[in-house]
Context: one part of a larger RNA
RNA sequence: CUGGGCGUAAAGGGAGUGUAGGCGGAAUUAUAAGUUAGAAGUUUAAUUUACGGGCUCAACCCGUGAACUGCUUUUAAUACUGUAGUUCUUGAGUAUGGGAGAGGGUGAUGGAAUUCCAGGUGUAGCGGUGGAAUGCGUAGAUAUCUGGAAGAACACCAGUUGCGAAGGCGGUCGCCUGGCCCAAUACUGACGCUGAUGCUCGAAAGCUAGGGGAGCGAACAGGAUUAGAUACCCUGGUAGUCCUAGCCGUAAACGAUGGACACUAGUUGCUGGAGGAGUCAAUCUUUUCAGUGACGAAGCUAACGCAUUAAGUGUCCCGCCUGGGAAGUACGCCCGCAAGGGUGAAACUC
Repeated sequence: CUGGGCGUAAAGGGAGUGUAGGCGGAAUUAUAAGUUAGAAGUUUAAUUUACGGGCUCAACCCGUGAACUGCUUUUAAUACUGUAGUUCUUGAGUAUGGGAGAGGGUGAUGGAAUUCCAGGUGUAGCGGUGGAAUGCGUAGAUAUCUGGAAGAACACCAGUUGCGAAGGCGGUCGCCUGGCCCAAUACUGACGCUGAUGCUCGAAAGCUAGGGGAGCGAACAGGAUUAGAUACCCUGGUAGUCCUAGCCGUAAACGAUGGACACUAGUUGCUGGAGGAGUCAAUCUUUUCAGUGACGAAGCUAACGCAUUAAGUGUCCCGCCUGGGAAGUACGCCCGCAAGGGUGAAACUC
């Protein structure tokens, strides 16, 4: 390579967009490049093989034929693929009318809580723990009341709820803006799927510059615990956490399950539409589309389990795996301010 695989054994790229490429709906006409059939020519040294022969046999050697493979030319076929043309509407999209939403950006604003500041009341404790101590407090703390300031996060609603490609998104209001769903028609007419390289987005931590800093809190300090305690517990506390601009580009970035399409029993919740029936008020019943859960048939699976949201049955495209360790290391190259990231071995060893 072939073959076989990728939920948990090695293996799905963190996610999207999209270039090349690969693959691609229905009907029809032409062509005959691929394809199929026939013929001719050529290549066929040895090996292989059938028969015959030569070494006393065999191995070995020789002769004749065949087979194997490719190429060229030519004749024909036209199902499939390709190419060119015409047509179609079911795939895809556009228009119209509705709908839900923590989707994104930006600005404004609200209350609770916390800490701090000022003042009042008030007096000896407070705090903390398994128990304590460090710590705070007669320079008046804790508690309580009034006023003020600041920053961050948004209780209840809240839900196997919703939205988003993923990361993720949650007080309220305004503005700007993306996607999705449903219904009924009209239009375009395959415009589609996937996607190497590329480009964009990408939690937390970290980095640069400037702000901000209430609470929390790596590091650090102290108090305990302990044989020790560079920890778990306690008292403090700096970076950070927040904002703006830029960088980083990684995660158990998980459904550990790539994307698209088609098909294959049901039962029962929830969310968003649309339709029908009914004392059209609540509501109930029923049909259907889109999503999101729980169970479960066939089937699949090593088992666990999955099961119309497949890990079932098929098609197309991409990514990835090939014993453990050494090692996601070394070297080289690329990226980065750095931290480091990407790509990614071998010796040796079991």
A computed fold for a 350-nucleotide part of an RNA from a metagenome, annotated as small-subunit ribosomal RNA, central domain. Its Rfam family is "Bacterial small subunit ribosomal RNA". Rfam links the family to the GO terms ribosome and structural constituent of ribosome. Model confidence (mean pLDDT): 86 of 100.